[in-house]
RNA sequence: GACCAGCAUCAAGAGUUGGGCUGACGCCCGGCGCCAACCUGCUCCCCGAGCAAGGUGGCUCCCUCGCAAAAUGAGGGGAUGCGGCCGGACCGGCAAACAAACGGGCUAAG
Numbered sequence: 001g002a003c004c005a006g007c008a009u010c011a012a013g014a015g016u017u018g019g020g021c022u023g024a025c026g027c028c029c030g031g032c033g034c035c036a037a038c039c040u041g042c043u044c045c046c047c048g049a050g051c052a053a054g055g056u057g058g059c060u061c062c063c064u065c066g067c068a069a070a071a072u073g074a075g076g077g078g079a080u081g082c083g084g085c086c087g088g089a090c091c092g093g094c095a096a097a098c099a100a101a102c103g104g105g106c107u108a109a110g
Stems, first nucleotide, its partner, number of pairs: 006082005015032007033059003038055003041051003045105004061077005084094004106110001
C1' cells in the first nucleotide's frame, strides 16, 4: 500500500470566509471556527460519569418495505471508528493538560 473478514455507531450535534471551476445545482483547495468521547490517555483499580490532551472523524447520509402522512420498526447500500510517531522492527523506544473535579464498588494500599 492492496484485498478480505468481524464488532460498534449513524438519536442528537456542529459553518463561515477567501480563492478556483461550473450555465446552474454544486464541487475542489486554503484560513479561521464549531461539533463529537470511536481509540489512546487522564480523573481512576473497577463501574458510572466526565475531560477535545494525543489519534481519527464530522459540520447532506441515501434507498426500499411499511404508514393516509410522519415517527417507530425491518432490510440494503454507504460512512466513521476499532490510537499515533520513531527505529536496524516476532522487539525496543517516544509524545499525549501547570485542566477540572464527581457518585458508587472493592482494597492493606489506586

A computed fold for a 110-nucleotide RNA from an uncultured Caulobacterales bacterium, annotated as SAM-I/IV (S-adenosyl methionine) riboswitch aptamer. Its Rfam family is "SAM-I/IV (S-adenosyl methionine) riboswitch aptamer". Rfam 15.1 lists 567 matches to the family in 508 species. The family is grouped with related families in Rfam's "SAM clan".